Predicted 3D model of a 73-nucleotide RNA (transfer RNA) from Myxococcales bacterium UBA1238. The source organism's lineage runs through Bacteria, Pseudomonadati, Myxococcota, Myxococcia and Myxococcales. Rfam family: tRNA.

RNA sequence: GUGGGAAUAGUUCAGUUGGCAGAGCACCGGAUUGUGGUUCCGGGGGUCGAGGGUUCAAAUCCCUCUUCCCACC
Repeated sequence: GUGGGAAUAGUUCAGUUGGCAGAGCACCGGAUUGUGGUUCCGGGGGUCGAGGGUUCAAAUCCCUCUUCCCACC
């Protein structure tokens, strides 16, 4: 340089025939327990990598950029 893939909660990841953003773990509160852990119930936390475009409506489609990974040269 060429081609392909990834970027979503603190973390690991779901969610793309466009229609209110989710789960596990972690964190906070409560129940249970002599205490802790386990278990159970509840809660907080997101400009969906950045900028633009299409659309009534974009995490999802299109363009550009950034970072990372893989293959080739």